A computed fold for a 68-nucleotide RNA from Cyanobacteria bacterium FACHB-471, annotated as Fluoride riboswitch aptamer (crcB RNA motif). NCBI's taxonomy places the organism under Bacteria, Bacillati, Cyanobacteriota. It was read from a public genome assembly, where an Rfam model found it.
[in-house]
RNA sequence: UUAACCUUAGGCGAUGGAGUUCGCCUUAACCGCCUCUUUCACAGGGGGCUGAUGACUCCUACUUUUCC
Numbered sequence: 001u002u003a004a005c006c007u008u009a010g011g012c013g014a015u016g017g018a019g020u021u022c023g024c025c026u027u028a029a030c031c032g033c034c035u036c037u038u039u040c041a042c043a044g045g046g047g048g049c050u051g052a053u054g055a056c057u058c059c060u061a062c063u064u065u066u067c068c
Stems, first nucleotide, its partner, number of pairs: 009026005016059006032049006
């Protein structure tokens, strides 16, 4: 330096849990969007919006309407 073998599994995908599935990460993956202001830029500050899913299904929570 190269090859093989052995040890050992997990974690993540903007708000909870479970199943299925997809992608990503090995100390990383991941940590939403719009607008205004500020700055050379980044960062910072103000205002506003969607969603419990990466995707599908179910449950729970929240919200709206109707009935008792």